[in-house]
RNA sequence: GCCUCGGUGGCUCAGCCCGGUAGAGCGGCAGCCUUGUAAGCUGUUGGUCGCGGGAUCAAAUCCCGCCCGAGGCUCCA
Numbered sequence: 001g002c003c004u005c006g007g008u009g010g011c012u013c014a015g016c017c018c019g020g021u022a023g024a025g026c027g028g029c030a031g032c033c034u035u036g037u038a039a040g041c042u043g044u045u046g047g048u049c050g051c052g053g054g055a056u057c058a059a060a061u062c063c064c065g066c067c068c069g070a071g072g073c074u075c076c077a
Base pairs, nucleotide, nucleotide: 001073002072003071004070005069006068007067010026011025012024013023020057027045028044029043030042031041032040050066051065052064053063054062
């Protein structure tokens, strides 16, 4: 340098193909329960969807450029 995959709550990840209210589990907080803790139950909290631009009535999703991470290739004649 080229190719592939990935970047979404604090963490691990769905959702992207085929545009139409941003989600799950765990975590945090509060309450119930318990002698107390853990577990369990209920409620609740938390998002520039990597960055910029484009097309669109409308973008996490489509297109272009860039950044970051992981893996692979850089061979034969």
Molecule: transfer RNA
Organism: Candidatus Bathyarchaeum sp.